RNAcentral holds the sequence, with entries from ENA and Rfam. A computed fold for a 74-nucleotide RNA from Candidatus Brocadia pituitae, annotated as transfer RNA. Lineage of the source: Bacteria > Pseudomonadati > Planctomycetota > Candidatus Brocadiia > Candidatus Brocadia. Its Rfam family is "tRNA".
[in-house]
RNA sequence: GCGCCCAUAGCUCAAUUGGAUAGAGUCACGGACUACGAAUCCGGAGGUUGGAGGUUCAAAUCCUCCUGGGCGCG
Numbered sequence: 001g002c003g004c005c006c007a008u009a010g011c012u013c014a015a016u017u018g019g020a021u022a023g024a025g026u027c028a029c030g031g032a033c034u035a036c037g038a039a040u041c042c043g044g045a046g047g048u049u050g051g052a053g054g055u056u057c058a059a060a061u062c063c064u065c066c067u068g069g070g071c072g073c074g
Base pairs, nucleotide, nucleotide: 001073002072003071004070005069006068007067010026011025012024013023019057029043030042031041032040050066051065052064053063054062
């Protein structure tokens, strides 16, 4: 230099290949339980879907560029 893959909640990952209010587990927080904790149970909080632009009635999803990471080729 070229090609491919990845980026979604603090962390680990979904979202059935464009359509329902972007969800789950875990951590933290509050409550129950307990003499107090741990474990367990309940609750609900937490998101500019890496950034910018485009296509579309509608984009996490498709297209282009950029950033970061991984793999391969030279």